Bacterial RNase P class A from a Streptosporangiaceae bacterium, 404 nucleotides, folded computationally. The sequence was found by an Rfam model in a public genome assembly. The organism belongs to Streptosporangiaceae, within Bacteria.
[in-house]
């Protein structure tokens, strides 16, 4: 100075005029004669979209259904760490691409079992001879020699292929083969160091060598109730009407129950339940087990109400600052601070300078145009992860050039 890799921020500033939406605090008014509470109104006060508010993909809290176990499904997969969790987020291992800084990974198992490998090729799971190579017998043609054809022996060469049952080099053979030796890769054992661990570094010893896919179906290991703010709760408002269900005893000649008297009995007053038993049905995302509710109470379906008002509705696993401990994600400590809660659903329009961009002129300083200047709008909350993003700024490392 040029390429590149990998993070962080910002997304208009400012002044001025009108306009807006919830909270509070204060006045007026009306409902209502009067407090509360409503409801308009006017002043004042602070606050008032986002890094993604998007995607609805994960993971909570939080409401309701649920005691609970098991299946089944459903998710995830290196180790170790962090969170509140998690399919995130650090950090290391392996394995691969990159010169490098970095980047990637549906990362346990293929010796539990199934399935698949097209086509090409001999032959693609324990397999296999197409072209070759050697021996040896026969035939023609014929000096050696070549050419068919049989038996035998061969996987070194060569072919196909994504992948062919280790790879070089040599010894050995008729040729040849891990048949044998030297390294080296790979498997298995033993020992030894390093590391919480996932592995990793080294030395010995050995049969020679045991294809691939599991983001195929499966095994393993570990996690996992269901629905979800349109959850869930007041008030308001309606319109009701039919189906089902177990039996037994006792009861208007009093079931129960209150009050007085007395003491095992009675009076008086109100007036329909009461008890055993059993489990129709109902309810826990399927299934099974089990467990609840449950007989005047419960279900089952028909129709009708609810477009209305109010809570959940913003104080949090919060935010910022300094610290301290960790490689780091993050944590402890101390301080400070409170910052939207709408409901057809609030942030807007206007004027000025300035900033940025673009473009033209200038040697430059600067000067003239030109452009409102990206993605995009909360709706119960929070942790993520993906996705969109005009412009512009800060930093860390590689790598290549120059210069000191």
């Nucleotide at each position: 100075c040029g390429a590149g890799u990998c993070g962080g921020c910002c997304g208009g500033g400012c002044g001025g005029c009108c306009g807006c939406g919830a909270c509070g605090c204060g006045c007026c008014a009306g409902g209502c004669g009067a407090c509360c509470c409503c409801u308009g109104g006017c002043g004042c006060g602070g606050c008032g979209a986002g890094g993604a508010a998007g995607g609805u993909c994960c993971g909570g809290g939080c409401u309701c259904c649920a005691a609970g176990g098991g299946c089944a499904g459903g998710g995830u997969g290196g180790u170790c760490g962090g969170u509140a969790a998690c399919g995130c987020c650090g950090a290391c291992c392996c394995g691969g691409g990159g010169c490098g800084a970095c980047c990637c990974g549906c990362g346990g198992g293929a010796c539990a079992g199934u399935g698949c490998c097209a086509c090409a090729g001999a032959a693609a799971a324990c397999a296999g001879a197409c072209c070759g190579c050697c021996u040896c017998c026969c035939g023609g043609c014929c000096a050696u020699g070549c050419c068919g054809g049989g038996a035998g022996g061969u996987a070194a060469g060569g072919g196909u292929g994504a992948a062919a049952c280790g790879g070089u080099g040599g010894u050995g053979u008729a040729a040849g083969a891990g048949a044998c030796c030297a390294c080296c890769a790979g498997c298995g054992c033993u020992c030894g160091g390093g590391g919480c661990g996932a592995c990793u570094c080294g030395a010995g010893c050995g049969g020679c060598u045991c294809g691939g896919u599991a983001a195929a179906c499966c095994c393993c290991a570990c996690c996992u109730g269901g629905a979800g703010c349109a959850a869930g709760g007041u008030c308001a408002a309606a319109a009701g009407g039919g189906g089902g269900c177990c039996g037994c005893g006792c009861g208007a000649g009093g079931a129960g129950c209150g009050c007085g008297g007395u003491u095992c009995c009675u009076g008086c007053g109100c007036g329909a339940g009461c008890g055993c038993c059993a489990g129709a049905g109902g309810g826990c995302g399927g299934c099974c087990c089990g467990c609840c509710c449950g007989a005047u109470g419960c279900u089952c379906g028909c129709g009708g109400g609810u477009a209305g008002a109010c809570c959940g509705c913003a104080u949090g696993a919060g935010g910022c600052u300094g610290u301290c401990g960790g490689c780091a994600a993050c944590g402890g400590c101390a301080g400070u601070c409170c910052u939207a809660g709408a409901u057809g659903g609030a942030u807007g329009g206007c004027c000025g300078c300035c900033g940025g961009c673009c473009c033209g002129c200038u040697a430059a300083c600067g000067c003239g145009g030109g452009u409102g200047c990206a993605c995009a709008g909360a709706a119960c909350c929070c942790g993520g992860c993906c996705u969109a993003c005009a412009g512009g700024c800060c930093a860390g490392c590689u790598c290549g050039c120059c210069c000191g």